This is a predicted structure of a 349-nucleotide part of an RNA (small-subunit ribosomal RNA, central domain) from an uncultured bacterium. Model confidence (mean pLDDT): 89 of 100. It matches the Rfam family "Bacterial small subunit ribosomal RNA". The full RNA is in RNAcentral, with records from ENA and SILVA.
Context: one part of a larger RNA
């Protein structure tokens, strides 16, 4: 080194983005490094392999030939790669015109609810559960009326709707800003792809300073329950949960399926543009785009996948090699910490 795998058996990095690098459209020339032929030198001897020969064979021993698939030099070749010109326009982009949306970030505003305060009215219970009790209430609760303060969240609209790289995103307005989709042209002319290291963003939870604090609710207190209850029910109730900076950097971060290309039967919906047709209404058909179910023919151990593929092919990238021990010691980086990340081995079945 050379195999075979990664949706559910071990195995796709959470996701991008991108320097090396690895790959890379179509003609035409041109070089000649890769490749391909040939000559030449070497490529010690022994060994291996082929024909001989000697020891009665045979191992052994010994003559030739052949090999030593290698390397240097040199002489031709030009498909293929590759370097160099030169062109092209299918990939990629850029304009220009419409468009859809919870994509981000700032500021502002609304209306229901819970709560709590403060008044009226009003009287004995309320509240809670399997039942109950703790809890609240004759200092006047709950109920109901008006008023006011705050804080968090946005019912109906709603949708195998819609947007983003993924995390994620949801009252309304307004700025600022990111992706993308379609339709006709115009232009650039391979500018592509993928990616070790690396950098960016990255749910909850935690964490540091400093605000906030209604509702909820680890910890904690109390009643139940219970053989017991360090739970489950219930009353309470603090981080915390929200806002600003600034860390962590993990998740069943899931489609348990890496990105990108291009190719392979259809059927029936969704979104969002176009194009034709049509009494310009309804609605048909064509042709992009996103996304859901079902299914041919291939795949799969099988469940199932199936043009959005786990089908047929290529680039390049991660990863995996029996269970435990163990994603753990130790080192090394990273953090205030909590831990996070690279990551063993003895031992044992």
């Nucleotide at each position: 080194c050379u195999g075979g795998g990664c949706g559910u058996a071990a195995a796709g990095c959470g996701u991008a983005c991108g320097c090396a690098g690895g790959c890379g459209g179509u003609u035409g020339g041109u070089u000649a490094a890769g490749c391909g032929a040939g000559a030449u030198g070497u490529g010690a001897a022994a060994u291996c392999c082929c024909c001989g020969g000697g020891c009665u064979c045979a191992a052994c021993c010994u003559g030739g030939g052949a090999a030593c698939u290698g390397c240097a030099u040199u002489u031709c070749g030009a498909a293929c790669u590759g370097g160099c010109c030169a062109a092209c326009u299918a990939g990629a982009g850029u304009a220009u015109g419409a468009g859809a949306g919870a994509g981000g970030g700032u500021g502002g505003u609304a209306g229901a609810a819970u709560u709590u305060c403060a008044g009226g009215u009003g009287u004995a219970g309320c509240g809670g559960u399997g039942a109950a009790a703790u809890g609240c209430g004759u200092a006047g609760a709950g109920a109901u009326c008006u008023g006011a303060a705050g804080g968090a969240a946005u019912a109906c609209c709603g949708a195998u709707g819609g947007c983003g790289a993924a995390g994620g995103c949801a009252g309304c307005c307004a700025c600022c800003u990111g992706g993308u989709u379609c339709a006709a042209u115009a232009c650039u002319g391979a500018c592509g792809c993928u990616c070790a290291u690396g950098u960016a963003c990255g749910a909850a939870a935690g964490c540091g300073u400093g605000g906030g604090g209604a509702g909820c609710a680890a910890a904690c207190g109390g009643g139940a329950u219970u053989a017991g209850a360090u739970a489950c029910c219930c009353c309470g109730g603090u981080a915390g949960u929200c806002c600003a900076c600034g860390c962590c950097g993990u998740a069943a971060a899931c489609g348990a399926u890496g990105u990108c290309u291009a190719c392979u039967a259809g059927c029936a919906g969704c979104u969002c543009g176009g194009u034709u047709c049509g009494u310009c209404a309804a609605g048909a058909a064509c042709g992009g785009u996103u996304u859901u179910g079902c299914g041919c023919a291939g795949c799969u151990a099988a469940c199932g996948c199936g043009u959005u593929a786990a089908g047929u092919a290529g680039a390049c990238c991660g990863c995996c090699u029996g269970g435990g021990g163990a994603g753990u010691a130790c080192g090394g980086c990273c953090g205030c910490a909590a831990g996070g990340u690279u990551a063993a081995a003895a031992c044992u079945c």